[in-house]
Context: one part of a larger RNA
RNA sequence: GGAUGAACGUUGGCGGCGUGCCUAACACAUGCAAGUCGAACGGAAGUUAUGUUGAAACCUAGUGAUAUGUAACUUUAGUGGCGGACGGGUGAGUAACGCGUGGGUAACCUGCCUCAUACAGGGGGAUAACAGUUAGAAAUGACUGCUAACACCGCAUAAGAUUGCACUGCCGCAUGACAGAGCUAUCAAAUAUUUAUAGGUAUGGGAUGGGCCCGCGUCCGAUUAGCUGGUUGGCGGUGUAACGGACCACCAAGGCAACGAUCGGUAGCCGGCUUGAGAGAGUGACCGGCCACAUUGGGACUGAGACACGGCCCAAACUCCUACGGGAGGCAGCAGUGGGGAAUAUUGGGCAAUGGGGGCAAACCCUGAUGCAGCGACGCCGCGUGAGUGAAGAAGUAUUUCGGUAUGUAAAGCUCUAUCAGCAGGGAAGAAAAUGACGGUACCUGACUAAGAAGCCCCGGCUAACUACGUGCCAGCAGCCGCGGUAAUACGUAGGGGGCAAGCGUUAUCC
Numbered sequence: 001g002g003a004u005g006a007a008c009g010u011u012g013g014c015g016g017c018g019u020g021c022c023u024a025a026c027a028c029a030u031g032c033a034a035g036u037c038g039a040a041c042g043g044a045a046g047u048u049a050u051g052u053u054g055a056a057a058c059c060u061a062g063u064g065a066u067a068u069g070u071a072a073c074u075u076u077a078g079u080g081g082c083g084g085a086c087g088g089g090u091g092a093g094u095a096a097c098g099c100g101u102g103g104g105u106a107a108c109c110u111g112c113c114u115c116a117u118a119c120a121g122g123g124g125g126a127u128a129a130c131a132g133u134u135a136g137a138a139a140u141g142a143c144u145g146c147u148a149a150c151a152c153c154g155c156a157u158a159a160g161a162u163u164g165c166a167c168u169g170c171c172g173c174a175u176g177a178c179a180g181a182g183c184u185a186u187c188a189a190a191u192a193u194u195u196a197u198a199g200g201u202a203u204g205g206g207a208u209g210g211g212c213c214c215g216c217g218u219c220c221g222a223u224u225a226g227c228u229g230g231u232u233g234g235c236g237g238u239g240u241a242a243c244g245g246a247c248c249a250c251c252a253a254g255g256c257a258a259c260g261a262u263c264g265g266u267a268g269c270c271g272g273c274u275u276g277a278g279a280g281a282g283u284g285a286c287c288g289g290c291c292a293c294a295u296u297g298g299g300a301c302u303g304a305g306a307c308a309c310g311g312c313c314c315a316a317a318c319u320c321c322u323a324c325g326g327g328a329g330g331c332a333g334c335a336g337u338g339g340g341g342a343a344u345a346u347u348g349g350g351c352a353a354u355g356g357g358g359g360c361a362a363a364c365c366c367u368g369a370u371g372c373a374g375c376g377a378c379g380c381c382g383c384g385u386g387a388g389u390g391a392a393g394a395a396g397u398a399u400u401u402c403g404g405u406a407u408g409u410a411a412a413g414c415u416c417u418a419u420c421a422g423c424a425g426g427g428a429a430g431a432a433a434a435u436g437a438c439g440g441u442a443c444c445u446g447a448c449u450a451a452g453a454a455g456c457c458c459c460g461g462c463u464a465a466c467u468a469c470g471u472g473c474c475a476g477c478a479g480c481c482g483c484g485g486u487a488a489u490a491c492g493u494a495g496g497g498g499g500c501a502a503g504c505g506u507u508a509u510c511c
Base pairs, nucleotide, nucleotide: 001511002510003509004508006507007506008505009504010503013383014382015381016380017379018378019376020375021340026338027337028336030335031334032333035082036081037080040079041078043076044075045074046073047072048071049070050069051068052067057063089293090292091291098218099217100216101215102214103213104212105211108210109209113206114205115204116203117202118201119200121155123153124152130145131144132143133142134141135140160187161186162185164183165182167180168179169178171176191198192197193196219265220264221263226256227255228254231253232252233251234250236248237247238246268290269289270288271287272283273282274281275280295316296315297314298313299312318329319328320327321326346373348372350370354369355367356366357365358364386416387415388414389413396407397406398405399404420452423446424445425444426443430438455500456499457498458497459496460481461480462479466495467494468493469492470491476483477482
């Protein structure tokens, strides 16, 4: 000198774009953050229309309570489907194939999407809801009975796939891969309605997303020198989507290490960011990719996908409710609270846009993702706080050798202008037919008044900028050298000056 997610002191006019718990992965009141589909299903409730019924009363013209059937529409607790594995947060752990980079998979999977081929025949038994009984303070159950489905389960069919057996061709770095035909065994399906669509099953390909393996790279310590028993390898199995001591039985005795094993400490990694001419050094906030975690520890279930932040089970700590028998909870989602701290924001509006989930390729619903607004000079950038003229060099102030000198064209005065702010009028783009939170915002126009808008640090040398007074090794200053003991350009105040400027200085950290 540059830089910062900064803080502190002091000052503070406006706008744009960014950015804002670095500390306690501390504890959390309250609200919201993941639902949706009635075009899968049976009910329930309501409204309307209509058919049957026909009480009481008037009194025979009909009005029409009640009960019940059908149809349409609306709402929806439950069964069922898809989604809750994305999106959002945090960096505790991790020195590791975790990450980066380059490969391998002849050892693998892939819902929704897409292409192609072939199908969808005929049956069955339940169960929630509901009704009744019943336990409990509650959370939540138990029993009996009834019912539906694109829920569940057999059977048929098999273009096809898979298993086993034996064969041919061809290819590969090995285990082996691919193709063909034969026999054997096994494996499907679901319907809905507005009749054209949507959906279903099997198989093969694509796309997308993942799993696993390998080469190389990836902090400090030797005042850590030996480490290792599923340990290292083999054979055979189990398990998995898949390879493998991943796991198991048996056999062998190996494997790693001074090219740093093991142990200890620290740490999420990278694209990047800061600095530097570069080499390098430091760093990993925001944004993007990957990983890990979700009060702590463990476990599996469902599923294409999880060992699952707002799912389940167990244990532990903590908090809450309780009728003491038993239950409920998890902000490292968005706001917000307490606490910690030098320190970090609103319990805001909207789904209009972008994107996501459901739905039919809808309407629509959900979306604290996201788009906006609010707060903070926290940062960067831009603008303003006026311009011209004006010597009686006014007054005041400081100083003085008392003549003057400085402040100083500075002010006043005169002539102008109107950026910003304020007032009034108009008023977008962002949206495709409609639909705009932002927002009467940005922007444009008009009138109006110099009005409403300057501070901070420094002035001994380094280092741009000097005098007076006070103080008297005191009070104090200080980044280094140092200054102050009676004329201090170094302390304090004043005048003057220098620098930067809505900031300025200090502190901390990095180059």

The part of an RNA shown here (small-subunit ribosomal RNA, 5' domain) has 511 nucleotides and comes from an uncultured bacterium. The coordinates come from a structure-prediction model, not an experiment, and the mean pLDDT is 85. It matches the Rfam family "Bacterial small subunit ribosomal RNA".